[in-house]
């Protein structure tokens, strides 16, 4: 000194499905993938063509060298009981950053060999 950089601090993004039984004061309870599959508290809506939404917080995750996650997309091919994986669509469009320094870097002095 901060382009590269372990690490911390703060602050922002951003998900939550699939499948089977139950149940109805709009839940429960098991399984499966997966980091995480709605963990806690509180408000709305009052529905069976349905069980959603919104808010604080917690937990993962990811934050510009961005495939975290959205959108195209109720996509296409392949797998799978189904999601998930795979490959395309595709490095296509959007997408959240600062600081610190015990990290690195330079440069200079002492030592020692």
């Nucleotide at each position: 000194c901060c382009a590269a950089c372990a690490u911390c601090c703060c602050c922002g993004g951003g998900g939550g499905a699939c499948c089977g039984c139950a149940c109805g004061c709009a839940u429960g309870c098991g399984g499966u993938u997966g980091a995480g599959a709605g963990g806690c508290g509180g408000g709305c809506a009052c529905a069976u063509u349905c069980g959603g939404c919104c808010c604080g917080c917690g937990a993962c995750c990811c934050g510009c060298a961005g495939a975290a996650c959205c959108u195209g997309a109720u996509c296409c091919g392949g797998u799978u009981g189904a999601a998930a994986c795979c490959g395309g669509c595709g490095g296509a469009g959007g997408g959240a950053g600062g600081g610190a320094g015990c990290g690195g870097u330079u440069u200079u002095c002492c030592a020692a060999a």